This is a predicted structure of a 90-nucleotide RNA (THF (Tetrahydrofolate) riboswitch aptamer) from Streptococcus sp. X16XC17. Of the family's consensus pairs, 94% are formed in the model. The sequence is in RNAcentral, with records from Rfam.
[in-house]
RNA sequence: CACAGAGUAGAUGGUUUGCGUUAAGUGUGUGUGGAUGGGGUGUUGCCACACAACGAAGCGAAAGCGCGGUAAGCCAUUGCAUCCGCUGUC
Numbered sequence: 001c002a003c004a005g006a007g008u009a010g011a012u013g014g015u016u017u018g019c020g021u022u023a024a025g026u027g028u029g030u031g032u033g034g035a036u037g038g039g040g041u042g043u044u045g046c047c048a049c050a051c052a053a054c055g056a057a058g059c060g061a062a063a064g065c066g067c068g069g070u071a072a073g074c075c076a077u078u079g080c081a082u083c084c085g086c087u088g089u090c
Base pairs, nucleotide, nucleotide: 002089003088004087005086010078011077012076013075014074015073016072017071018070019068020067021066028052029051030050031049032048033047034046038084039083040082041081042080058065059064
């Protein structure tokens, strides 16, 4: 030098434990800010906050059963554009 490879933010599925069902959350729009392979730059992807519009499935005597584009943990699968770096081979 060449070739090959690992690794982010996340995504999907499974499972467990919660939360809500007295409606928070999720999803949508606008704005502001932030984090994003080990380093730099960066996004159409991600997150937080504010405002706005919209909006729900409850049951059971009980044990519990449901419902929610619900939250977190774990597991599996998947997963950086560019420059440099890292690992392997020659």
Lineage of the source: Bacteria > Bacillota > Bacilli > Streptococcaceae > Streptococcus.